[in-house]
C1' cells in the first nucleotide's frame, strides 16, 4: 500500500442484509426501603449514528470519497 472487519448514549453493544419514531444492559441522577451504606424495586435522564458528499418524499441503513482502530489476511 491492497483486501476484510469495526466506529451508534459516559461504558459494552444491538439495529444496517431488506430505508420509514434511534434502542438494550451497565453506569450516573432522583425516589422507596434501611439506624446508615449496600442490595432490591420505581422514575426520569442520556445521541453531530466517525466526517463530507450523493440518491430518495424520507438515510444509522443504499452509493462515492476521506479519517480512525484491528492480538484479521
Nucleotide at each position: 500500500g491492497c483486501g476484510c472487519c469495526g466506529g451508534u448514549a459516559g461504558c459494552u453493544c444491538a439495529g444496517c442484509c431488506a430505508g420509514g419514531u434511534a434502542g438494550a444492559g451497565c453506569g450516573g441522577c432522583g425516589g422507596u426501603c434501611u439506624c446508615u451504606u449496600a442490595a432490591a424495586c420505581c422514575g426520569a435522564u442520556g445521541g453531530u449514528c466517525g466526517c463530507g458528499g450523493g440518491u430518495u418524499c424520507g438515510a444509522a441503513u443504499c452509493c462515492c470519497g476521506c479519517c480512525c482502530g484491528g492480538c484479521c489476511g